A computed fold for a 317-nucleotide part of an RNA from a bacterium, annotated as large-subunit ribosomal RNA, domain IV. Its mean pLDDT, the model's own confidence on a scale to 100, is 85. RNAcentral holds the full RNA, with entries from ENA.

Context: one part of a larger RNA
């Protein structure tokens, strides 16, 4: 010097991106327990008290095991005296939950999930593997199976079929070769015509299919605003919700609370650069080695360092 461990007056997060690390708490028994809630839970919530040993004795019991007591005595600073052994509370984001994951930098808000929904599928099925034989699904049969999406639960899920796609219809148009008819004197080759499948056109439907969901001008007894009107335009012009957001450029938006002081957090407002409804919208008890903020307890994180124990390095021998 470094590594591992330990103790520390007074202060107590002032350290730091951040209480990272450390400290606190801790078992058992009794009392007691807010808010919210899907009435299960939250909850060991929080908080308070007790706790050793000895003597005598009661209840319980088959019992002098164990358990639950009562009265007295007694030691210590302290009796879960060591070890093992939750710090707690409040508010928010995300994901309902238990689970799964990048073996070797990511455990999460990602994946899965029950549930919801769409499409296909009547069994020699649909889907998948294989050139095939054959096989899986399945020794299953629509309360089944396959594929796609959303993701408990609660309240809901608006408008648009013009584009892309899918489904159905129509047989009017387009539409290949062969067959048919036919031309070049004949044959062949070639050409022309007619018929025609799928498909396309056409007509409809379908958005929990891929997707999309406007602009300008004027207007109310101060001002502001604009229920209202005019106009251009579209397939339709963003509904309910939520909203400076895990989404907001301007932005450290504005106001309030929190602080002595806040680019933070929370609550509102909200003209949303560029929110928005199963690429789900908004809530939500419980859950989370998730993320953010605050309070309390606690502390060598710090003020500001010091000392102790052990290992290693280095120096001298």
């Nucleotide at each position: 010097a470094u590594c591992a461990g330990g103790u520390u007056a007074g202060g107590g997060a002032a350290a730091u991106c951040g209480g990272c690390a450390a400290a606190u708490u801790a078992g058992u028994g009794g009392c007691g327990u807010a808010u919210g809630u899907u009435u299960u839970c939250u909850a060991u919530a929080a908080g308070c008290c007790a706790u050793g040993u000895c003597u005598g004795u009661g209840c319980u019991u088959a019992g002098u095991a164990a358990g639950c007591g009562c009265a007295g005595a007694u030691u210590g600073c302290a009796a879960u005296a060591a070890a093992a052994c939750g710090g707690g509370g409040g508010a928010g984001g995300c994901a309902a939950c238990u689970g799964u994951u990048u073996c070797u930098u990511u455990a999460a808000a990602a994946c899965a999930c029950a549930a919801c929904u769409c499409a296909c599928c009547g069994c020699a099925a649909a889907g998948c593997c294989g050139u095939a034989a054959g096989g899986c699904c399945u020794a299953g049969u629509a309360c089944a199976g396959u594929g796609g999406g959303u993701g408990a639960c609660g309240c809901c899920u608006g408008c648009u079929c013009a584009c892309c796609g899918c489904u159905a219809g129509u047989a009017c148009g387009c539409g290949a070769a062969a067959c048919c008819c036919u031309g070049u004197u004949u044959c062949a080759a070639c050409g022309g015509g007619a018929c025609u499948a799928a498909g396309c056109g056409c007509u409809a439907g379908c958005a929990a299919a891929g997707a999309g969901c406007g602009g300008g001008g004027g207007u109310a007894a101060c001002u502001c605003u604009g229920a209202c009107c005019c106009u251009c335009u579209u397939u339709a012009g963003g509904u309910a919700g939520c909203g400076u957001a895990a989404u907001a450029c301007c932005u450290c938006g504005u106001c309030g609370c929190u602080u002595a002081a806040u680019a933070g957090g929370c609550g509102a407002c909200u003209u949303g650069c560029a929110u928005g409804a199963a690429g789900g919208g908004c809530g939500u008890a419980a859950u989370g080695a998730c993320c953010c903020c605050c309070c309390u307890a606690c502390u060598g994180u710090c003020c500001c360092a010091a000392c102790c124990u052990g290992g290693u390095g280095c120096c001298c021998g």